RNAcentral holds the sequence, with entries from ENA.
Bacterial RNase P class A from Chitinimonas sp., 410 nucleotides, folded computationally.
NCBI's taxonomy places the organism under Bacteria, Pseudomonadota, Neisseriales, Chitinibacteraceae, Chitinimonas.
RNAcentral records the identical sequence in 2 taxa.
It matches the Rfam family "Bacterial RNase P class A". It is annotated as a ribozyme.
A source record names the gene rnpB.
Its mean pLDDT, the model's own confidence on a scale to 100, is 76.
RNA sequence: GAAGUUGGCCGGACAGUCGCCGCCCGCGCAAGCGGGGGGAGGAAAGUCCGGGCUUCAUAGGGCAGGAUGCCGGCUAACGGCCGGGCGUCGUGAGGCGACGGAAAGUGGAACAGAGAGCUGAACCGCCGAUGGCUGGACCACAUGGCCCGCAAGGGUUGUGUGGUUGUACCCGAAAGGGCAGCACAGGUAAGGGUGAAAAGGUGCGGUAAGAGCGCACCGCUCGACUGGUAACAGCUCGAGGCAGGCUAAACCCCAUCCGAAGCAAGACCAAAUAGGCAAGCGUUGACGGGGCCCCCUGAGCUUGCGGGUAGGUUGCUUGAGGCGUGCAGCAAUGUACGUCCUAGAGGAAUGACUGUCGGCAGCGGGUAACCGCUGUGUCACAGGACCCGGCUUACAGGCCGACUUCGCCU
Numbered sequence: 001g002a003a004g005u006u007g008g009c010c011g012g013a014c015a016g017u018c019g020c021c022g023c024c025c026g027c028g029c030a031a032g033c034g035g036g037g038g039g040a041g042g043a044a045a046g047u048c049c050g051g052g053c054u055u056c057a058u059a060g061g062g063c064a065g066g067a068u069g070c071c072g073g074c075u076a077a078c079g080g081c082c083g084g085g086c087g088u089c090g091u092g093a094g095g096c097g098a099c100g101g102a103a104a105g106u107g108g109a110a111c112a113g114a115g116a117g118c119u120g121a122a123c124c125g126c127c128g129a130u131g132g133c134u135g136g137a138c139c140a141c142a143u144g145g146c147c148c149g150c151a152a153g154g155g156u157u158g159u160g161u162g163g164u165u166g167u168a169c170c171c172g173a174a175a176g177g178g179c180a181g182c183a184c185a186g187g188u189a190a191g192g193g194u195g196a197a198a199a200g201g202u203g204c205g206g207u208a209a210g211a212g213c214g215c216a217c218c219g220c221u222c223g224a225c226u227g228g229u230a231a232c233a234g235c236u237c238g239a240g241g242c243a244g245g246c247u248a249a250a251c252c253c254c255a256u257c258c259g260a261a262g263c264a265a266g267a268c269c270a271a272a273u274a275g276g277c278a279a280g281c282g283u284u285g286a287c288g289g290g291g292c293c294c295c296c297u298g299a300g301c302u303u304g305c306g307g308g309u310a311g312g313u314u315g316c317u318u319g320a321g322g323c324g325u326g327c328a329g330c331a332a333u334g335u336a337c338g339u340c341c342u343a344g345a346g347g348a349a350u351g352a353c354u355g356u357c358g359g360c361a362g363c364g365g366g367u368a369a370c371c372g373c374u375g376u377g378u379c380a381c382a383g384g385a386c387c388c389g390g391c392u393u394a395c396a397g398g399c400c401g402a403c404u405u406c407g408c409c410u
Base pairs, nucleotide, nucleotide: 001406002405003404004403005402006401007400008399009398010397012357013356014355015354016353017352018351020039021038023036024035025034026033027032041381045392046391048390049389050388051387052386053262054261055260056259065258066257067256068255069254070084071083072082073081074080085099086097087096088095089094100253101252105251106250107247108246123192124191125188126187127186130185131184132182133181134180135179136165137164138163139162140161141160142159143158144157145156146155147154148153169178170177171176200218201217202216203215204214205213219242220240221239222238223237224236225234226233227232266314267313268312269311276305277304278303279302280301281300287298288297289296290295291294321340322339323338324337325336326335327334328333358379359376360375361374362373363372364371365370
């Protein structure tokens, strides 16, 4: 210098004018007026986890359902965070990982492929040890025998040589033996091919060909030992030729955790109207209902009580709080001291305009630093609604730290 990795932070500034929503003070009977002070975020978002708080339920436990799942730590808690282990990707800094169990059972593996699973699979290829079958036919020439013919010649057969064809011939008097051929049975998982996946790898030996069949090294499993709190690791030792394929964000098994609903939770005050209860007065005439004359009951007025609705108050923002410093810890985090108070309304305010600076884009000038002009507020994502801790998602532009690889210079 170039290319990257990772952690943290900011995410417009200042001034003016006009507004909006709460709070405090003063004046005013009130309406209101004046003054002061405050008013969104790193994600306020998604509402995906966890907790506080509240009401209901609840002896304890279980079933069902859900979530989580390497180890240790942190925390109020977590599916979060920190540190570590293992796997995997990257030259590396680093990134990513639902990362318990497949020797309890059930299921699944499309297409392709011969075969997708206790006991393995034979499509091509290799072999064919063992068993099986086969080792022949024809032509030419030479020569011998026999037959026909007076003869020329013809027929037939044996032997030898050569050739054609066939995958494939020798010994022996014969019986038989040896050898060879075929690839029918059979053997073979080394090679090819299919697939995401086909039952360790390399080499040597071995074999008919092969194969952990044997051996060496590597790998694997189990046990011991050592190190580590543990996950786990080992260049350690021993045993085993190596069985148990993959799939559990498939059912399932194991372990741990979870009662439900949510601030429209809930608590308090409390009208009008209607209805309820109690007491007193009144009617006890008519009417309705229940039982035999008669009794009970309902209808009216007054007073009191209680529940609920409208409405109001509260819950409500001081909190596992922010900032700074010290201490403990690798860190997450904890703790001590100091300091600060920072929206709390009601479907709900936090806005608009102007100027200067900044940012961005374009054009021009300049070796460059930079300068000038023009445009631009669409100049990022986005806005509280009980609170807090996380996760996830969105985000123009910018700042700072640590680290890696490559190149160059000293």